[in-house]
Notes: Model confidence (mean pLDDT): 88 of 100. A computed fold for a 351-nucleotide part of an RNA from a metagenome, annotated as large-subunit ribosomal RNA, domain IV.
Context: one part of a larger RNA
RNA sequence: CUCAGGUUAUGAACUAGGCAAAUUGACACCGUAACUUCGGGAUAAGGUGUGCCAUCAUUAGGUGAAACCUGUACAGGUGGAGCCGACGAUGGUUGCAACAAAGCGGCGGUAGCGACUGUUUACUUAAAACACAGGCCUCUGCGAAAGCGUAAGCUGACGUAUAGGGGCUGACGCCUGCCCGGUGCUGGAAGGUUAAAGGGAGUUGUCAGCGCAAGCAAAGCAACGAACUGAAGCCCCAGUAAACGGCGGCCGUAACGAUAACGGUCCUAAGGUAGCGAAAUUCCUUGUCGGGUAAGUUCCGACCUGCACGAAUGGCGUAACGACUUCCGCACUGUCUCGACCUGGGACUCG
Numbered sequence: 001c002u003c004a005g006g007u008u009a010u011g012a013a014c015u016a017g018g019c020a021a022a023u024u025g026a027c028a029c030c031g032u033a034a035c036u037u038c039g040g041g042a043u044a045a046g047g048u049g050u051g052c053c054a055u056c057a058u059u060a061g062g063u064g065a066a067a068c069c070u071g072u073a074c075a076g077g078u079g080g081a082g083c084c085g086a087c088g089a090u091g092g093u094u095g096c097a098a099c100a101a102a103g104c105g106g107c108g109g110u111a112g113c114g115a116c117u118g119u120u121u122a123c124u125u126a127a128a129a130c131a132c133a134g135g136c137c138u139c140u141g142c143g144a145a146a147g148c149g150u151a152a153g154c155u156g157a158c159g160u161a162u163a164g165g166g167g168c169u170g171a172c173g174c175c176u177g178c179c180c181g182g183u184g185c186u187g188g189a190a191g192g193u194u195a196a197a198g199g200g201a202g203u204u205g206u207c208a209g210c211g212c213a214a215g216c217a218a219a220g221c222a223a224c225g226a227a228c229u230g231a232a233g234c235c236c237c238a239g240u241a242a243a244c245g246g247c248g249g250c251c252g253u254a255a256c257g258a259u260a261a262c263g264g265u266c267c268u269a270a271g272g273u274a275g276c277g278a279a280a281u282u283c284c285u286u287g288u289c290g291g292g293u294a295a296g297u298u299c300c301g302a303c304c305u306g307c308a309c310g311a312a313u314g315g316c317g318u319a320a321c322g323a324c325u326u327c328c329g330c331a332c333u334g335u336c337u338c339g340a341c342c343u344g345g346g347a348c349u350c351g
Stems, first nucleotide, its partner, number of pairs: 001346008009337001013335001018332001026050005035040001037171001051093006061084003067078004094098001106330004111325002113322002118130002134169007146155003172317004177247003182244002184240005191235003197229002202224005209216002248266005275309001276306001287303005
């Protein structure tokens, strides 16, 4: 120096943070708040007791011999000997200490998030992430939808809409506002557009024939080919937001001032309702006020000026739960002031 253990005044002053350590701890009895979904919270919190001996005590209780009765029986009844034997009360007694060792919860308050038990990054993240019961939307009538496979076939399911697939939300309570203009989906079929195909006006090549020639040119065989007919889709018309999504600006106005219930105007598909709000969201910002501290960029309660909350990409609450996160307190401590000493092992020296 290092590892393990022990003692030490103050007691978190340490530190990003009580990290680590310490405290607590068993059993019995007393006692136990807010809140609450009445189950919980709760071992809440906070107290007291604990060894051994004597007496109560031939204790309570357990077991149940002999003997006797019934007389069907490996039976029943009466009977109480002997044996086993607490919990507890009173008194005494040893020790520093009696659950004398080991083992065996520290506790309380506040707020955030997630309801909960569960699941996860095997080897840096266990969480507020995932899942969840519950809610809603949507598809699917059975050879179902959906999925795998070229197919046969299989899963779905030896199920049948109280079923099965997909999506979003996420217990429970109170609720879930406005917008269908865009995108999507569903429905509609009058009109517009429109593929293959049908259709063939016409054009061209070839040449019997005609013509003095230039050239014209039937049929056939070929190559092109206009109008017109022509489904879905798209355009179009509706519906639909617990579909993807969206949810304004400027100006003026009340008898101090300030503010604006009120008015004007522009734009929009509609201009954010309830609730919440410097928030896991607030830039300015350590906002302002209050609380806690001697002193508080964090924390709690409010305000609302929401840079840039907001209602199943759910909003706001919520008992219980959490190796989650924040702040405060009690207890406790070598975390610290600030170190010191002791015991044992290693390192080190010698062999």
Rfam family: Bacterial large subunit ribosomal RNA. Its family is annotated with structural constituent of ribosome and ribosome in the Gene Ontology.